Molecule: Bacterial RNase P class A
Organism: uncultured SAR86 cluster bacterium
RNA sequence: CGAGUUGGUCGGAUGAUCGCUAAAGUUCUCUUUAGAGGAAAGUCCGGACUUCAUAGAGCAGGGCGCCAGGUAACUCCUGGGAGGCGCAAGUCUACGGAAAGUGCAACAGAAAAUAUACCGCCAAUUUAUUGGUAAGGGUGAAAAGGUGUGGUAAGAGCAUACCGCUUAAAUGGUAACAUUUAAGGCAUUGUAAACCCCAGCCUGAAGCAAGACCAAAUAGAAAUCCUUAGGUUGCUCGUCUAGGAUUUGGGUAGGUUGCUAGAGCAUUGUGGCGACACAUUGCCAAGAUAGAUGAUCAUCUUAUACAGAAUCCGGCUUACAGACCAACUCAACUU
Repeated sequence: CGAGUUGGUCGGAUGAUCGCUAAAGUUCUCUUUAGAGGAAAGUCCGGACUUCAUAGAGCAGGGCGCCAGGUAACUCCUGGGAGGCGCAAGUCUACGGAAAGUGCAACAGAAAAUAUACCGCCAAUUUAUUGGUAAGGGUGAAAAGGUGUGGUAAGAGCAUACCGCUUAAAUGGUAACAUUUAAGGCAUUGUAAACCCCAGCCUGAAGCAAGACCAAAUAGAAAUCCUUAGGUUGCUCGUCUAGGAUUUGGGUAGGUUGCUAGAGCAUUGUGGCGACACAUUGCCAAGAUAGAUGAUCAUCUUAUACAGAAUCCGGCUUACAGACCAACUCAACUU
């Protein structure tokens, strides 16, 4: 000086005037304080909370899928293992099972799993064929495990050495796994984010328009069906209730609450590789409901991006102009 990797911070500030919402204090509408995000987005996961409901069991269905931890919980996070990419820092996961079964692999190719012989090689020989072969070539994402040597008519795990694969044992590790040794010529490719299987684990439903309370209103109307019907995924059992279902017609529909003090945030210390846990001290950061935070002026400035809460919280994913910080990797030059 350049190119990268990982993590983090900001994403406007200050002052004045007018205006909007909430709370508190006041006293007649004034004062004080506070007032959208790092993703508020997606609605993809997990919960808290509410109701069914006095509450269960089983089946079906659904979800996850290497190991160990964290967490209220999770398909999330942390660490490790295996495999891939990268010179590296790092990064990705289509990570249980193909020897239970079924399916699929277009085109090309001779043949794509009941696997085969197009070219080629070798032998015989009637010169047109027969037999042997799967080593060489071609096609393809993938073609009877790979490379070397020997052997053969030519070849082939045919034999042998190493590697791959299967099985067993020992050692290390909580484990996934790794290393070493021995035996076996050894099943015939891949694909399960195809159906499927389960060495395994989990799972009731609906959702703040959930619910609770107050008020109002008329026609507590009429007809049909059942005597047994109904009860929040589906089915069965159990259990509970006393009417239930469908259609027509008429009336009312406002308000309060749920609604923000939490699995909360911040500093410090201890433990841990880490995610995090524990302890001390301090803080209270929007609660709208036809839906609040805007306008003007001045100064500073990189700020001109993506973009607006609606019960709340923990994650993941996606979008993002510009500015800044820290650590690490690689290459070049100089000393």